Predicted 3D model of a 75-nucleotide RNA (transfer RNA) from a Candidatus Portnoyibacteriota bacterium.
């Protein structure tokens, strides 16, 4: 250097492939109820600029494109 993958909550991850209502979900964490106290259970709640620029479209996590960061492969 080229190529192919990957980035979404703290963490692990799903939606992208064919663009649409208010961006999900498990674990976690907060408050509560239960408990002598913890743990389980049961309710209910925060946490996202969807790596970053920019572009298309009435609308973009999702499609172009440029870059940055992790994984791999040719060379």
């Nucleotide at each position: 250097g080229c190529c192919c993958u990957u980035g979404u909550a703290g963490c692990u991850c799903a939606g992208c492939c064919u663009g649409g209502a208010u961006a999900g979900a498990g674990c976690g964490c907060c408050u509560g109820c239960c408990u002598u106290c913890u743990a389980a259970g049961c309710a209910g709640g925060a946490a996202g600029u969807c790596g970053u620029g920019g572009g298309u479209u009435c609308a973009a996590a999702u499609c172009c494109u440029a870059c940055c960061g992790g994984g791999g492969g040719c060379a």
Its mean pLDDT, the model's own confidence on a scale to 100, is 83. The organism belongs to Candidatus Portnoyibacteriota, within Bacteria. The RNAcentral record of the sequence draws on ENA. Rfam family: tRNA. Its family is annotated with triplet codon-amino acid adaptor activity in the Gene Ontology. Rfam classes the family as a transfer RNA.